[in-house]
RNA sequence: GCUGGGCAAAAAGCGCCAGACCCGGCCUUAAAAAACUGCAAUGUCGGGUGACGAGGAGAGGGUUUUAUCGAAAAUUCGGCGGAUGCCCUCCGGUGUUCCUGUACCGUUAAUGUGCUUACAAAUCCGGCAGUAAUGCUUGGGACAAAAGGUGACAUAGCAGGGAAA
Repeated sequence: GCUGGGCAAAAAGCGCCAGACCCGGCCUUAAAAAACUGCAAUGUCGGGUGACGAGGAGAGGGUUUUAUCGAAAAUUCGGCGGAUGCCCUCCGGUGUUCCUGUACCGUUAAUGUGCUUACAAAUCCGGCAGUAAUGCUUGGGACAAAAGGUGACAUAGCAGGGAAA
């Protein structure tokens, strides 16, 4: 590295690492240099980084990875895989009492606009581990937006059929 089997654990800013960047070892206390001091690049081996939370699920199938919001000293780059997004069907809901279709939505169940209102983690500091890059931390201190709620405005339940009055 490949193949087969068994056991355990584990997820959605989630998992992985052949690019890239960073650290260390070796070639080497070599080359260069009057001597001392001192030691790059390249190569090679090993290691590290590689998404910080908020928000998001009617059921089944399909499908894409630019599938919402902000924070950060921005590699949170790049690549691979995937996800509550999107599409179809079914089921369900709806300024009319029922049925069918259609439209818009998903149990907080029509859309849009404005006002108003709330909350986070990392980064940072401290401690521990490591030669280091860096990692861990139920140690400390802060700071968001979207959303949701309240309330207002505008637009929108239409087509056919039935019942009742």